[in-house]
RNA sequence: AUAACGGUGACGCCGAAUCCAGUUUCGGAGCGGGGGACCCAACUUUGGGGGCGAAUCGCGCAAGCGAAGGGUAGCUUUUGGCCCGAGCCCGUCAGCUAACCCCGUAGGCUUAUCGAAAGAGGUUAC
Numbered sequence: 001a002u003a004a005c006g007g008u009g010a011c012g013c014c015g016a017a018u019c020c021a022g023u024u025u026c027g028g029a030g031c032g033g034g035g036g037a038c039c040c041a042a043c044u045u046u047g048g049g050g051g052c053g054a055a056u057c058g059c060g061c062a063a064g065c066g067a068a069g070g071g072u073a074g075c076u077u078u079u080g081g082c083c084c085g086a087g088c089c090c091g092u093c094a095g096c097u098a099a100c101c102c103c104g105u106a107g108g109c110u111u112a113u114c115g116a117a118a119g120a121g122g123u124u125a126c
Base pairs, nucleotide, nucleotide: 012109013108014107018029019028020027030105031104032103033102034101035100040095048093049090050089051088052087056067057066058065059064069084070083071082072081075119076118077117078116079115080114
């Protein structure tokens, strides 16, 4: 000096999961989710039913292969490539739903999920 591995930080990514105040506190704002009338809809309910989430479905003994859908670096769209296509919860019970009621505000990752084109913006100087 270089390479590999590991750690920390910054920029950034998935996600609703951020900010402010306070600390003796059941805090607030913002962003999300659920329950819940008339009307409307539906009446197939153990072959249970339902919720969050992109994560559902088909074939297959299985491994897996596909498709619906989703993510990809300031923002939007198009295009190419790459990646995901999980998991958890309620507990026999919930269609929509004004008023009203309740709940969450985590976790994980990284020089990679990266290029190209068009557009709309932002900043600085004169």